Predicted 3D model of a 152-nucleotide RNA (FMN riboswitch aptamer (RFN element)) from Gracilibacillus sp.
[in-house]
RNA sequence: AAAUUCCUUUGGGGCAGGGUGUAAUUCCCGACCGACGGUAAGAAAGUGACGUAACUUUUAAGUCCGUGACCUGGAUCAUGUGUACACAUGUGAAAGUUGAUUUGGUGCAAAUCCAAAACCGACAGUGAUAGUCUGGAUGGGAAAAGGAAUGG
Numbered sequence: 001a002a003a004u005u006c007c008u009u010u011g012g013g014g015c016a017g018g019g020u021g022u023a024a025u026u027c028c029c030g031a032c033c034g035a036c037g038g039u040a041a042g043a044a045a046g047u048g049a050c051g052u053a054a055c056u057u058u059u060a061a062g063u064c065c066g067u068g069a070c071c072u073g074g075a076u077c078a079u080g081u082g083u084a085c086a087c088a089u090g091u092g093a094a095a096g097u098u099g100a101u102u103u104g105g106u107g108c109a110a111a112u113c114c115a116a117a118a119c120c121g122a123c124a125g126u127g128a129u130a131g132u133c134u135g136g137a138u139g140g141g142a143a144a145a146g147g148a149a150u151g152g
Stems, first nucleotide, its partner, number of pairs: 003150008017029003031132002033121002035067004042059006062119002071096002077090005101117005123135003
């Protein structure tokens, strides 16, 4: 140094304007948004005296490969009751479920570049059907940064 463990902090955006209606940010026209890691032929900066090759760093995908939130699931552990089997409450592992991209261009090569046109979005609630409002959530969390210990 790698790796492991622990601690701290951080860790999601969005209906303008209009139509109908008793009522809609939920319908219709239209508007707007894009978590985390990876990948990268783009972009930027640097080294290379200039320039080229090459190398380094940063950045770059909602629809590619994975992850997370919601939901299903219940291992395990803790507490309580009970002689015990067991039951109750809390915890919540594995596993499961969970959306969406094409066309054209360039090129040896494009799910990623350029152009265009598409498409997608948990659950519960609601005076009327919600990616955008309200709520679970002052929650959880992929992960990121910093620190400590162990570490030859």
It was read from a public genome assembly, where an Rfam model found it. The organism belongs to Gracilibacillus, within Bacteria.